Predicted 3D model of a 476-nucleotide part of an RNA (small-subunit ribosomal RNA, 3' major domain) from Trichopus zeylanicus subsp. travancoricus. The coordinates come from a structure-prediction model, not an experiment, and the mean pLDDT is 83. The source organism's lineage runs through Eukaryota, Tracheophyta, Dioscoreaceae, Trichopus and Trichopus zeylanicus. RNAcentral holds the full RNA, with entries from SILVA.
Context: one part of a larger RNA
RNA sequence: UGAUGGGGGCUCACACAAGCGGUGGAGCAUGUGGUCUAAUUUGAUGCAAAGCGAAGAACCUUACCAGGGCUUGACAUGUCAUGAAUCCUCUUGAAAGAGAGGGAUUCCCUCGGGAACGCCAACACAUGUGGUGCAUGGCUGUCAUCAGCUCGUGCCGUAAGGUGUUGGGUUAAGUCUCGCAAUGAGCACAACCCUCAUGUUUAGUUGCCACCAUUGAGUUUGGAACCCUGAACAGACUACAAGUGAUAAGCCAGAGGAAGGUGAGGAUGAUGUCAAGUCAUCAUGCCCCUUAUGCCCUGGGUGACACACAUGCUACAAUGGGCAGGACAAAGGGUCACGAUCCUGCAAGGGUGAGCUAACUCCAAAAACCCAUCCUCAGUUCUGAUUGUAGGCUACAACUUGCCUGGAUGAGGCCAGAAUUGCUAGUAAUCGCUGAUCAGCCAUACGGCGGUGAAUUCAUUCCUGGGCCUUGUACA
Numbered sequence: 001u002g003a004u005g006g007g008g009g010c011u012c013a014c015a016c017a018a019g020c021g022g023u024g025g026a027g028c029a030u031g032u033g034g035u036c037u038a039a040u041u042u043g044a045u046g047c048a049a050a051g052c053g054a055a056g057a058a059c060c061u062u063a064c065c066a067g068g069g070c071u072u073g074a075c076a077u078g079u080c081a082u083g084a085a086u087c088c089u090c091u092u093g094a095a096a097g098a099g100a101g102g103g104a105u106u107c108c109c110u111c112g113g114g115a116a117c118g119c120c121a122a123c124a125c126a127u128g129u130g131g132u133g134c135a136u137g138g139c140u141g142u143c144a145u146c147a148g149c150u151c152g153u154g155c156c157g158u159a160a161g162g163u164g165u166u167g168g169g170u171u172a173a174g175u176c177u178c179g180c181a182a183u184g185a186g187c188a189c190a191a192c193c194c195u196c197a198u199g200u201u202u203a204g205u206u207g208c209c210a211c212c213a214u215u216g217a218g219u220u221u222g223g224a225a226c227c228c229u230g231a232a233c234a235g236a237c238u239a240c241a242a243g244u245g246a247u248a249a250g251c252c253a254g255a256g257g258a259a260g261g262u263g264a265g266g267a268u269g270a271u272g273u274c275a276a277g278u279c280a281u282c283a284u285g286c287c288c289c290u291u292a293u294g295c296c297c298u299g300g301g302u303g304a305c306a307c308a309c310a311u312g313c314u315a316c317a318a319u320g321g322g323c324a325g326g327a328c329a330a331a332g333g334g335u336c337a338c339g340a341u342c343c344u345g346c347a348a349g350g351g352u353g354a355g356c357u358a359a360c361u362c363c364a365a366a367a368a369c370c371c372a373u374c375c376u377c378a379g380u381u382c383u384g385a386u387u388g389u390a391g392g393c394u395a396c397a398a399c400u401u402g403c404c405u406g407g408a409u410g411a412g413g414c415c416a417g418a419a420u421u422g423c424u425a426g427u428a429a430u431c432g433c434u435g436a437u438c439a440g441c442c443a444u445a446c447g448g449c450g451g452u453g454a455a456u457u458c459a460u461u462c463c464u465g466g467g468c469c470u471u472g473u474a475c476a
Stems, first nucleotide, its partner, number of pairs: 001476002003473003007470007015460001019423005026314008034305002042053002064300007073125001077124003082118002086104001087102006107114002128288001130287003136283002138278003141274001143272001148187006154163003167178003193266004198234007208223002213220001237260001240254001243251002303442001320375003325370002332363003338355001342351003382413002387408001389406005429452007
C1' cells in the first nucleotide's frame, strides 16, 4: 500500500420492514442435468448457465448417426488441352450420381485470337462448425449507472509511498461549498441526444368539421377555427418571496405554472475485477486431418424417458362460468403480400377477387367492461390433461414429428411444507392487440402497444450487497 475481521463510525439500495401478487403442491409447455441410444450434434453451469446462443429442428437448417457415392474436390487462383454456354429424350438408382443418344448455335475481332461459360487429365492447392477462449483480436456479461480511478508540477518521506482525493457541511453524485502544502488537470458524474407531458408559429392531404348548405354516411361543395399529424421555437433555472443554515453550498414548506427541485422513461457503462463467456458470428497464432476430421445424397436423430432442477402457461371457481345484446384503444404490418364483399360449410376452411405500394384500403373482432338471463357451492354448467374419431390447411412430403376445427372422452387439481421471488405509481395486479423469425408451426417464448388500475413505506435494530473514514491482523 492492499486484502481481510461473527472490529468500530457514517451512509445508500424493494436490502429489511409495511403492503400487494407470485414460485415451491396439480396438469401441461419450454430449457437443463441424468439415463438410454447407431446418433440422441454442440456451447453456456452460483449470483452473472438452464423460454440462454436458437427472431421459429418434418426435408433443408444440421454441425450428429446408418447407408450409398466423390477425391484438384461444393468454392477460389494459376498452367495445359478442348468445346460456346445451353436445350431435349432414354436406361439405371432411394437420391446424389453414372451411362447412352439427338438437334441447333452467340458476342468482339487486326481472322492470329479474345470475352463469358462448361469440361478431360495432372499439379501447386482448396477444405475442416476438428483441438486449444489457459496463445489471441474483436464483441459481451458482471460488480454497477456503484462514485469512483488517475496524472502534471510542488511539498513530505532513506525508500515503498503519502499529500492532492483527508476534515466541517451538503448532494443522487470526488455534486457543490468552506477550510487546508498544496495548486491545477484528465477519465467517469452532470449536461449536450431521443421519446413522453404544455403552449405558440407554420403547413393542411389521404387526417379534422365550429359556422353555411348537403347526405343513409365528413358523403359532397366549402372551411383552416377545433382535433390530429409533421417541422421550427418557447418553457423549469431553486428564477420569485418566507423560514433555516456560517452572510456559503444547500435544506424545508409556499405562490405562480402543463410540468418543481435529476419532471417521467430510454440511450449512454470510468480505472479495473472474475486466466468470466465466445476459436460454433467473424478474424487469427500454433497443433491435427488430407481417397478424409473434407464434399454430395437418402433415411434417421437433435422431439428418446424410472427420475431431479429452472423458467413459464392454465387452473382449482360465484369479485366466477355459460349464453344473448351493446361500447371504448394504442402501436404495428402488408404487393410472390394484406385480402373487403357475396356464396358455401356447424366450424376450421373453400370459391369469388373490390380496394390498397397505404393518415386513403386490408389484417381488425379489441378484451377485460356495461346490460339481460341461466347455473347455487357440487370435483359442479369449475378446470381442462389424456384418448380415440370425423374433417380442414401449409408443404415434394405431416409415420417418427406440424397447426387448426367439430362432436365424444373428462385425468390431476378445492389455494399449496421448509423455503424463496418481483414490485414504490399510471407502478404492481389484471385485460386484450401487435411485430420480427416464418411455406407451415409445436409462441404458453421474446420485443413492443394500449385498456382498467390499487395497497403500503413507522423506521434503519436486524438479513443481503455496495461506498467512504478509522482500527486489529502470525496474510501478500